Record summary: This is a predicted structure of a 73-nucleotide RNA (transfer RNA) from Gynuella sunshinyii YC6258. RNAcentral holds the sequence, with entries from Rfam. Model confidence (mean pLDDT): 81 of 100.

This record gives sequence, C1' cells and structure tokens, in this order.
RNA sequence: CGUUUGAUAGCUCAUACGGUAGAGCAGUUGACUCAUAAUCAAUGGGUAACGGGUUCGAAUCCCGUUCAAACAU
Repeated sequence: CGUUUGAUAGCUCAUACGGUAGAGCAGUUGACUCAUAAUCAAUGGGUAACGGGUUCGAAUCCCGUUCAAACAU
C1' cells in the first nucleotide's frame, strides 16, 4: 500500500426488507430491613465515529476521512 469486518446509552450488545432508537448490567429515587446486601417499583441518560450524497424520510443505501481487528503481500 491492498482486501474484508466493525464504530449505536457509563459497559456488553440489539434494532430483517429505509418509516418516531431498545434490552441487560451499571446510575438515581422510593419501598422493604435495626442496618447493609438481595428483592420489588419508578426514573434519567445516545441528533448512532466524523463529513458529504441519494430519498418525502437514513443507525440502515452510496462516497470520502479517522480509529480498531483480521487476512494477503
């Protein structure tokens, strides 16, 4: 230098064919308890790596850039 895959909440990951972005864990508040843990209930948190394009509409399709991994030389 080339090819492929990936980047979504604090962490691990979903989101088939384009149509209002979710779960588990963690966090916060409350209940329970003498107290803690466990358990139960409620709740905050992401303009989807960045920049463009297509489209009525893009996490999703196309192009470029950055970063990571794998493969080939």